The part of an RNA shown here (large-subunit ribosomal RNA, domain IV) has 362 nucleotides and comes from a Gemmatimonadota bacterium. Taxonomically the source falls in Gemmatimonadota (Bacteria, Pseudomonadati).

Context: one part of a larger RNA
């Protein structure tokens, strides 16, 4: 000096971000327990008292029972040595100490959040993440939809589903329970229609060009222009032509979205109220400085002597809000916040002693 024990005067969280680490508790028996509640809980709530040996009640209550007698008895019904052996209560004794060591919940109060018991980053996260039972859509009539196969642009066989059948199987979404889920179908998306535009590939091939067998006119007889029929070709316009889009509807527990300006009441102040613009519709109940609030340590009011946190309130919600589900909720939680009682060397403020190891000498 470091690691792991121990012991501490007086205070007791002053320590720090945080009571992180340690101290405390802690079994059994009795007594006794609140709000609140889904009547199951909560609850070992919380808080209190008892514990050792010895004698007495007493080898007593009991338990078990060989055997015995009554009986037709494998039914019953008495009695019964042996064996094991309490609690209670009385009444003594020692000790600093009796669950004498070890083993062995710290509790309470309020908030968020998730109901719950599960499940997760094997190797820095265990959680408010997943998941979950319940709820809701939406697909599927069975060779079911869905998925895996196969293949790289043609095309399987076969197998899950399911030896199931719509109280069944896929797929999203939300996530116990309880109250409840407002308005907007204009985009986007699914669905449904089918009368009109638009439309591909094909079909049909009017017309155009290109080749030349022939033909006409010119020739310096070498040629050179012109028209040009069949085939052959290069092209090609009208015209018919699906599904799609265009259009018409439906559909938000589908993706999503849910306003501004100005005025008004017998103090001020606010505006029940009115006027005007836009919008597809203007955020309804609850909730609200929230895990969501920037200004912000907003403002009041508890807690403290003092409180950016934390609780209860107000609403001025930069920028809540109703299954990307609101809000509330008993019970659960190695969650997360805030506050109290105990207890502590966590600190005031450190200090002894133990074991190893380090340093020294040998």
């Nucleotide at each position: 000096u470091u690691a792991c024990g121990g012991a501490g005067a007086a205070g007791g969280a002053a320590c720090u971000c945080g009571g992180c680490a340690a101290a405390a508790u802690g079994a059994c028996c009795c007594c006794g327990u609140a709000a609140c509640u889904u009547c199951g809980g909560g609850a070992g709530a919380a808080g209190g008292g008892g514990u050792g040996c010895c004698g007495g009640u007493g080898g007593u209550a009991c338990g078990u029972g060989a055997c015995c007698u009554c009986g037709c008895a494998c039914a019953g019904a008495g009695g019964a040595a042996g064996c094991g052996g309490a609690a209670a209560c009385c009444g003594g004794c020692c000790g600093c100490a009796g669950a004498g060591a070890a083993u062995c919940g710290c509790g309470u109060c309020a908030a968020g959040c998730g109901a719950c018991u599960g499940u997760u980053u094997a190797g820095c996260a265990a959680a408010a993440a997943c998941a979950c039972a319940g709820g809701u859509g939406c697909c599927u009539g069975c060779u079911a939809a869905a998925g895996c196969g196969u293949c790289u642009u043609c095309c399987a066989a076969g197998c899950u589903g399911a030896c199931g059948u719509a109280u069944a199987g896929g797929c999203a979404c939300u996530g116990a329970c309880g109250c409840c889920u407002g308005c907007c179908c204009g985009g986007u998306g699914c669905c449904g229609g089918a009368a009109g535009g638009u439309u591909a590939a094909a079909g049909u091939g009017a017309g155009a060009g290109g080749u030349u067998a022939g033909u006409c006119c010119c020739u310096u007889c070498g040629g050179g222009g012109g028209c040009g029929a069949a085939g052959c070709u290069u092209u090609g316009a009208a015209c018919u032509g699906a599904a799609g889009c265009c259009c018409c509807g439906g559909u938000a527990a589908a993706c999503g979205g849910c306003g501004g300006c100005c005025g008004u009441a017998a103090c001020u102040a606010u505006a029940a109220c009115g006027g005007u613009c836009c919008u597809a519709a203007g955020g309804u109940a609850g909730c609200g400085a929230a895990a969501u609030u920037c200004c912000u340590u907003g403002u009041c009011g508890g807690g403290u002597a003092a409180g950016u946190u934390c609780c209860g309130a107000c609403c001025u919600g930069c920028a809540c809000g109703a299954a990307u589900g609101g809000c509330g909720u008993a019970a659960c939680g190695a969650c997360u916040u805030g506050a109290c009682g105990g207890c502590u060397g966590u600190c005031u403020c450190c200090u002894c002693c133990g074991u190893a190891a380090g340093c020294u000498c040998g």